The prediction has a mean pLDDT of 81.
This is a predicted structure of a 74-nucleotide RNA (transfer RNA) from an uncultured archaeon.
Its Rfam family is "tRNA". Rfam classes the family as a transfer RNA.

RNA sequence: GGGCUGUUAGCUCAGUCUGGUAGAGUAGCUGGCUUUUAACCAGUUGGUCAUGGGUUCGAAUCCCAUACAGCCCG
Numbered sequence: 001g002g003g004c005u006g007u008u009a010g011c012u013c014a015g016u017c018u019g020g021u022a023g024a025g026u027a028g029c030u031g032g033c034u035u036u037u038a039a040c041c042a043g044u045u046g047g048u049c050a051u052g053g054g055u056u057c058g059a060a061u062c063c064c065a066u067a068c069a070g071c072c073c074g
Stems, first nucleotide, its partner, number of pairs: 001073007010026004020057001027045006050066005
């Protein structure tokens, strides 16, 4: 230098192929239970979908560029 893959909640990840309300677990908070803590149960909070631009009525999803990380080739 070239190619491929990945980037989504504090953390680990799904969702992208096939555009149509952004999710799960965990964590945090509140309550229940318990002599108390832990555990368990219920509720709840939490997002610039890496960044910028484009296409579209509508983009995490399609297109382009860039950044970062990993792998391969030279």